[in-house]
Context: one part of a larger RNA
RNA sequence: GCUACACCUAGACAGAAAGACCCUAUGAAGAUUUAUUGUUACCUGGGAUUGUCUUUGGUUUCUUCUUGAGAAGAUUAGGUGGAAUGCAAAGGAGGCUCCCUUCCGGGGGGGCCUAAGCCACCGGUGAGAUACCACUCUGGAAGAGCUAGAAUUAUAACCUUUUGUUAAGACCUAUGGGCCAAGGGACAGUCUCAGGUAGACAGUUUCUAUGGGGCGUAGGCCUCCCAAAAGGUAACAGAGGCGUGCAAAGGUUUCCUCCAGCCAGAUGGAAAUCAACCCUCGAGUGCAAAGGUAGAAGGGAGCUUGACCGCAAGACCCACCCAUCGAGCAGGGACAAAAUUCGGCCUUGGUGAUUCGACGGUGUCGAGUGGAAGGGUCAUUGCUCAAUGGAUAAAAGUUACUCUAGGGAUAACAGGCUGAUCUUCCCCAAGAUUUCACAUCGACGGGAAGGUUUGACACCUCGAUGUCUACUCUUCACCACAUGGGGCAGUAGUACGUUCCAAGGAUUGGGUUGUUCACCCAUUAAAGUGGUACGUGAGAUGGGUUCAAAACAUCGUGAGACAUUUCGGUCCAUAUCCGGCUCGGG
Numbered sequence: 001g002c003u004a005c006a007c008c009u010a011g012a013c014a015g016a017a018a019g020a021c022c023c024u025a026u027g028a029a030g031a032u033u034u035a036u037u038g039u040u041a042c043c044u045g046g047g048a049u050u051g052u053c054u055u056u057g058g059u060u061u062c063u064u065c066u067u068g069a070g071a072a073g074a075u076u077a078g079g080u081g082g083a084a085u086g087c088a089a090a091g092g093a094g095g096c097u098c099c100c101u102u103c104c105g106g107g108g109g110g111g112c113c114u115a116a117g118c119c120a121c122c123g124g125u126g127a128g129a130u131a132c133c134a135c136u137c138u139g140g141a142a143g144a145g146c147u148a149g150a151a152u153u154a155u156a157a158c159c160u161u162u163u164g165u166u167a168a169g170a171c172c173u174a175u176g177g178g179c180c181a182a183g184g185g186a187c188a189g190u191c192u193c194a195g196g197u198a199g200a201c202a203g204u205u206u207c208u209a210u211g212g213g214g215c216g217u218a219g220g221c222c223u224c225c226c227a228a229a230a231g232g233u234a235a236c237a238g239a240g241g242c243g244u245g246c247a248a249a250g251g252u253u254u255c256c257u258c259c260a261g262c263c264a265g266a267u268g269g270a271a272a273u274c275a276a277c278c279c280u281c282g283a284g285u286g287c288a289a290a291g292g293u294a295g296a297a298g299g300g301a302g303c304u305u306g307a308c309c310g311c312a313a314g315a316c317c318c319a320c321c322c323a324u325c326g327a328g329c330a331g332g333g334a335c336a337a338a339a340u341u342c343g344g345c346c347u348u349g350g351u352g353a354u355u356c357g358a359c360g361g362u363g364u365c366g367a368g369u370g371g372a373a374g375g376g377u378c379a380u381u382g383c384u385c386a387a388u389g390g391a392u393a394a395a396a397g398u399u400a401c402u403c404u405a406g407g408g409a410u411a412a413c414a415g416g417c418u419g420a421u422c423u424u425c426c427c428c429a430a431g432a433u434u435u436c437a438c439a440u441c442g443a444c445g446g447g448a449a450g451g452u453u454u455g456a457c458a459c460c461u462c463g464a465u466g467u468c469u470a471c472u473c474u475u476c477a478c479c480a481c482a483u484g485g486g487g488c489a490g491u492a493g494u495a496c497g498u499u500c501c502a503a504g505g506a507u508u509g510g511g512u513u514g515u516u517c518a519c520c521c522a523u524u525a526a527a528g529u530g531g532u533a534c535g536u537g538a539g540a541u542g543g544g545u546u547c548a549a550a551a552c553a554u555c556g557u558g559a560g561a562c563a564u565u566u567c568g569g570u571c572c573a574u575a576u577c578c579g580g581c582u583c584g585g586g
Base pairs, nucleotide, nucleotide: 002585003584007580008579011577012576015572022407023406024405025404027403028402029399030398032396035204036203037202038201039200042196043195044194045193046192047191048190049189054151055150056149057147058146060145061144062143063142064141065140066139068137075129078136079135080134081133082132086118087117094113095112096111097110098109099108100107101106158184159183160182161181164179165178166177207219208218209217216236220242221241222240223239224238243388244286245345246344250304251303252302253301254300255299256298258282261277284293285292287350289348290347291346308331310329311328314325315324320389333342334341356382357381358380360378361377362376364375365374414461415459416457418455420454422450423449424448425447426446427445431441432440468543471539473535475531476530477529478528483504484501485500486499487498488497508522509521510520511519512518550566551565554561555560
């Protein structure tokens, strides 16, 4: 060196399982609720099944009666009209008695006796006779109707039930049927309609951007910068504004010039009003900024409504839809002597498509015809549809019980790039060191290196690269803990300080904590700093983190949540290659 057996696992980002963490999906499911919309159940009311008789209430109609006192006046004159006679043996006047009413004077009615009259016109009164008739008002009585309602009772609908009884033609059975009976009873129950109301149940929704996601912030429009001298141009780059205002702050004609400074002057001051000088724009322009603006677009005055109707060549901007500018024509106007100017405002923000409605106009359509209803059309109008090109008229949360499709398009571990932070070194040297920058220390600053910290990025890996600690077992670096050899010195010695060379070997045992770290005890020459996928789980452990069970505190209405705490919690494997190692064979 070749070959074979046995053994160990550093590697084959080894095997196993389309990652369970994380994100995405206009994916799913479970459970929640004061999400949204419903469905059942429940409550309440109307109608039907549902009929009878009373009592009561109500309003209204009719019939028969009755009632009515200011003073004066026979007298208790409700009002109006007619009427000159009317009533009476079918009983007038009167007497006795009973009832109702009263303003205590009387009025009305019933019964008995008796038997022939009674009353009006006439006088007084605002109004004249209950003599008589008709209508009618106020209060009351009786009767007949009507009826929203209320109550009670009865039984025949309907409901419930015990004990009996019943078998046709012999026997026998039922918790069933029939009959008798009892208790309720027009209630209840059932059907239907309407209102209210239970996550009891069901269907769903719960936005996007985002240097992962969540929390935060933002989402449309205007101005500046970024923006690289046309225009345009991104970012969770940097600054600010808008969701209107104005009947004059619009149109036109005409006139005027500001602000600041300085000086003078009672109250009067830094600053009120008045005057002079100087001043080219520094003021003003309803509001942000930019651009503009004194020949004014700024400040006054006069007259007014063009803050018009019908349009529009052509440009500009543009994916589209929008948006912007506009000479000119026609109508009828405003101002001005007129030419002109005028289709809002110095300009750029002050906004919302479509659908569905509303109001007004209309020489439009009108289901056989005429109309109408209802459309069309013109004008106006109703949306923090603000997630602002607006999914619906109408929608929140939770999942550690979870699931699926995917993603290294996107996070947590490790690696990578970077090196702000970190560690180490160097430069300058103010100063400290009694004196003296540099024995030693070194501010303010500057420059490197390393790739052990915390980060930034998101480049391999989500059809899986197992994550903290101690155990075991290596190996490497040197910026050297001790041991060895030198220099300097603020080196007498001892012991330190600093610096150069040097990585050969060495670098402890315990207590508490899951801890790395840390604190403590006792030693030691010393108890080094780091790398190795924060070395090492196909080597072991599983105390901690990080599933499912459970609990405290806190948060939440709740389901549940919690870099808060506590208890419990399955760690697979027969080694193919490579690597390593031991003993043999030729």
The part of an RNA shown here (large-subunit ribosomal RNA, domain V) has 586 nucleotides and comes from Picea glauca. The source organism's lineage runs through Eukaryota, Viridiplantae, Embryophyta, Conifers I and Picea. RNAcentral holds the full RNA, with entries from SILVA. Its Rfam family is "Bacterial large subunit ribosomal RNA".